RNA sequence: GGCGGCGUAGCUCAGCUGGUUAGAGCGUCGGACUCAUAACCCGAAGGUCGGUGGUUCGAGCCCACCCGCCGCUACCA
Numbered sequence: 001g002g003c004g005g006c007g008u009a010g011c012u013c014a015g016c017u018g019g020u021u022a023g024a025g026c027g028u029c030g031g032a033c034u035c036a037u038a039a040c041c042c043g044a045a046g047g048u049c050g051g052u053g054g055u056u057c058g059a060g061c062c063c064a065c066c067c068g069c070c071g072c073u074a075c076c077a
Stems, first nucleotide, its partner, number of pairs: 001073007010026004019057001028044004050066005
C1' cells in the first nucleotide's frame, strides 16, 4: 500500500425491513432493607450513535471521504 471486520452510556454489548421515544447488563449516585456491611429491591444521572458531507419526508441503520482499533496480505530493508 491492498482487502476484510469493528467504532452506540464509564465498561461489555443489543438495536429487525430506515419510521418519529436510542436500550440492556455491570458500574456510579440516591433511597429502602440491616445493629452494620454485602446481596436482593426501588429510583436517578449518564449518549454530538467516531468525524464531515450526501441520499431521503425521515438516517444509529443507506452512500462517499476521513480518523482510530483489529485481522489477513503485498512490498522495501
Transfer RNA from an Actinomycetes bacterium, 77 nucleotides, folded computationally. It matches the Rfam family "tRNA". Rfam classes the family as a transfer RNA. Its mean pLDDT, the model's own confidence on a scale to 100, is 81. Taxonomically the source falls in Actinomycetes (Bacteria, Bacillati, Actinomycetota).